[in-house]
This is a predicted structure of a 169-nucleotide RNA (Lysine riboswitch aptamer). It was read from a public genome assembly, where an Rfam model found it.
């Protein structure tokens, strides 16, 4: 310094890094659903198909939930491609089908959180996710300074630290 191979350990980005579990609590909701009175044939659904005079649907009055999803600068574990996403294939729940969900490999991309717009998801303005813009922020690399300066980044199998092994010099 080159190439080939993810050689091995160990560590950094921030306390508003990343995900899982727990939980007070809110929200779901006065909803679903039960019961009374009255009305009397429509109703749910994407299709199939089902319910309904033994009484649909509407109103009114009493009663009245749940699940997913969030959840405290909260505990408590495991970590730094931590993880998220789409696609594929393979098991598996739910269902008649569509379709939606849950694990697991693959292969693609994404440095890190926040703010704003759209879009979808959701009961929701919570929150997830994807894309764009912004500016902070890290890590490398050039150019300069003595400056917390610039400018690029096709930036994560990466980036420091050490260190194996093969070629050149």
């Nucleotide at each position: 310094a080159a190439a080939u191979c993810a050689u091995a350990u160990a560590g950094a980005g921030g306390u508003a890094g990343c995900g899982a579990u727990g939980c007070a609590g809110a929200u779901g909701a006065g909803u679903a659903u039960u019961c009374a009175u009255g009305u009397g044939a429509g109703c749910u659904g994407g299709c199939a198909a089902g319910c309904u005079a033994g009484g649909a649907u509407c109103a009114u009055g009493a009663a009245g939930a749940a699940a997913g999803g969030c959840a405290a600068u909260c505990a408590u574990c495991g970590c730094c491609g931590a993880a998220c996403a789409c696609c594929u294939u393979a098991u598996u729940u739910a269902g008649g089908c569509a379709u939606a969900g849950a694990u697991a490999a693959g292969a693609u991309g994404u440095g890190g959180g926040g703010a704003u717009a759209u879009a979808g998801a959701g009961a929701a303005u919570a929150u997830c996710u994807a894309u764009a813009u912004c500016a902070c922020u890290c890590c490398u690399u050039c150019a300069g300074u003595u400056a917390u300066u610039g400018a690029a980044g096709a930036g994560g199998a990466g980036c420091u630290a050490u260190u194996a092994c093969u070629u050149a010099u």
Its mean pLDDT, the model's own confidence on a scale to 100, is 76. It matches the Rfam family "Lysine riboswitch aptamer". For this family Rfam cites "The L box regulon: Lysine sensing by leader RNAs of bacterial lysine biosynthesis genes" (Grundy et al., Proc Natl Acad Sci U S A, 2003). Rfam describes the family as follows. Riboswitches are metabolite binding domains within certain messenger RNAs that serve as precision sensors for their corresponding targets.